Record summary:
Predicted 3D model of an 88-nucleotide RNA (c-di-GMP-I riboswitch aptamer) from Enterocloster asparagiformis. The same sequence occurs in records of 2 taxa. The source organism's lineage runs through Bacteria, Bacillota, Clostridia, Lachnospirales and Enterocloster. The sequence is in RNAcentral, with records from ENA, Rfam and Ribocentre.
[in-house]
Parts: sequence; structure tokens; C1' cells
RNA sequence: CUACAUACUUGGCAAAACUGAUGAAAGUCAGCGACGCAAAGCUAAAGGGUCUAAAUCAUAGUAUAUGAUAUGACAGCCAGUUGCCCCU
Repeated sequence: CUACAUACUUGGCAAAACUGAUGAAAGUCAGCGACGCAAAGCUAAAGGGUCUAAAUCAUAGUAUAUGAUAUGACAGCCAGUUGCCCCU
């Protein structure tokens, strides 16, 4: 110096629920709150996977139902990428 593991320390993030807002929905934002997280930082057209279905199309048949499908969403699903600490 590089890579991997990792004690201690300084700290960091914030699940569900509840409240408000927003959206067709999935979900997102804010407050409150901590289930947990060594990346629970960032990246959604670099890749995989998952969720929703407004619009559109098709079927049925009569004002509705079913199916297909992201241009919508999820990074706290895998993944890519960057970073903090340093007894050993």
C1' cells in the first nucleotide's frame, strides 16, 4: 500500500402501527415511533426478480366483469457501485 475478516469507539439509518398529504393503484412524502440494519448510502434503460393496472387492447354482454400489458412502483429481494472505524 492492497484485499478479506473484525473487537471497541464516535456516530448513522429507521420496519410495522398511528396522523396528515398525494396517487387509479402499487406506493411516495412529512410527523410520531423503533422492528431491525456494518452499507437499511447511491443506482430502476447496466442485469435479474417482485408489486400495481389508470390508459389501451381482447373476451363476455350492458354499463359492469375477466384477461393481457408499464410508460407507474419496490434498493429494508438479489445485484452493481461508493464509503466510515482499526485492537488483531